This is a predicted structure of a 73-nucleotide RNA (transfer RNA) from an uncultured Eubacteriales bacterium. The coordinates come from a structure-prediction model, not an experiment, and the mean pLDDT is 82. It was read from a public genome assembly.

């Protein structure tokens, strides 16, 4: 060189064309407690890697770029 995978919340992921984009854990901020941990509850936090394409609608399809992985040669 070629091919195949992955890229969504600080982190691990989930979501397979239509819902207001979600869970767990972290941070916050309240409950418990003498304080803490641990449990409970809640809050904030997303250009769904970037661009263009198809579509009435795209995180989900399709191309190109970008970083990772793994394999061929």
């Nucleotide at each position: 060189g070629c091919g195949c995978c992955c890229u969504u919340a600080g982190c691990u992921c989930a979501g397979c064309g239509g819902a207001u984009a979600g869970a767990g854990u972290g941070c916050c901020c309240g409950g418990c407690u003498a304080c803490g941990a641990a449990c409970c509850g809640g809050u904030a936090g997303g250009u769904c890697a970037g661009a263009g394409g198809u579509u009435c609608a795209a995180a989900u399809c399709c191309u190109c770029u970008a970083g990772g992985g793994c394999g061929c040669g």